[in-house]
A computed fold for a 72-nucleotide RNA from bacterium (Candidatus Blackallbacteria) CG17_big_fil_post_rev_8_21_14_2_50_48_46, annotated as transfer RNA. Its mean pLDDT, the model's own confidence on a scale to 100, is 81. The sequence is in RNAcentral, with records from ENA.

RNA sequence: UCCGAGGUAGCUCAGUGGCAGAGCAUCCGCCUGUUAAGCGGAAGUGCGUGAGUUCGAAUCUCACUCUCGGAG
Numbered sequence: 001u002c003c004g005a006g007g008u009a010g011c012u013c014a015g016u017g018g019c020a021g022a023g024c025a026u027c028c029g030c031c032u033g034u035u036a037a038g039c040g041g042a043a044g045u046g047c048g049u050g051a052g053u054u055c056g057a058a059u060c061u062c063a064c065u066c067u068c069g070g071a072g
Stems, first nucleotide, its partner, number of pairs: 001071007010024004018055001026042005048064005
């Protein structure tokens, strides 16, 4: 320098044009002699940055940035 994959909640990840979600973690409650486990509930300033397309973008396009892999 070129090619490919990826960046979404504290963590691991889904979501390929129309409400942003799950599990774990956190908090509250139930259960228990207590803890753990189990059950119910709540909260969670989260879509890498900027621009474009569209009535509407996490999703499509472009640029940039970061991570991983490959080529030279």